[in-house]
About this RNA
A computed fold for a 159-nucleotide RNA, annotated as glmS glucosamine-6-phosphate activated ribozyme aptamer. The coordinates come from a structure-prediction model, not an experiment, and the mean pLDDT is 78. It matches the Rfam family "glmS glucosamine-6-phosphate activated ribozyme aptamer". Its family is annotated with regulation of gene expression and catalytic activity in the Gene Ontology. By type it is a riboswitch.

RNA sequence: ACCCAUCACAAAGCGCCAGUGCCCGCCCCUGUGGGCGGGACGACGAGGAGAGGGGAGUAUCGAAGGUUUCGGCGGAUGCCCCUCCGUGCCGGCCCAGGCACGCACACAGCUUACAAAUAUGCAGGCGACUGCAAAACAGAGGGGCUGUGGCUGGGUUAC
Numbered sequence: 001a002c003c004c005a006u007c008a009c010a011a012a013g014c015g016c017c018a019g020u021g022c023c024c025g026c027c028c029c030u031g032u033g034g035g036c037g038g039g040a041c042g043a044c045g046a047g048g049a050g051a052g053g054g055g056a057g058u059a060u061c062g063a064a065g066g067u068u069u070c071g072g073c074g075g076a077u078g079c080c081c082c083u084c085c086g087u088g089c090c091g092g093c094c095c096a097g098g099c100a101c102g103c104a105c106a107c108a109g110c111u112u113a114c115a116a117a118u119a120u121g122c123a124g125g126c127g128a129c130u131g132c133a134a135a136a137c138a139g140a141g142g143g144g145c146u147g148u149g150g151c152u153g154g155g156u157u158a159c
Base pairs, nucleotide, nucleotide: 014074015073016072017071019070022039023038024037025036026035027034028033044062045061046060050084051083052082053081054080055079085102086101087100088099089098091159092156093155094154095153096152097151105149106148107147108146109145110144111143112142120133121132122131123130124129
């Protein structure tokens, strides 16, 4: 220095690869077919976590492409249920219940900041392909404004 094993860490649109397809070499073959060995690819970002437990598994959004972002495995901040905590429900505070929600009401309209890949260029590789660079372009969700709608009972008192 390299290889293997184990352990730990990290990552959560995240990880992995045994099928198909792709590349290179060798071989067989009448063949645009097949075999062996090696290799590359195998989802581009945005958004997403109150705490604990349980469950089912195609877990939100767009971009690119037009044969593979195919096919498969594992996981996962999504979804459903339970408990607890917290926020809101039109004077303030407190209590009980109900509903919605999770730095925290719903819906509609307007507005606003923010992407990577692809393509291009450079570099590497026989090649499939890989790395890097600068520029551009989304939707959901988020921020702001406006409008509409927004609980029951009890206590306290006029802050």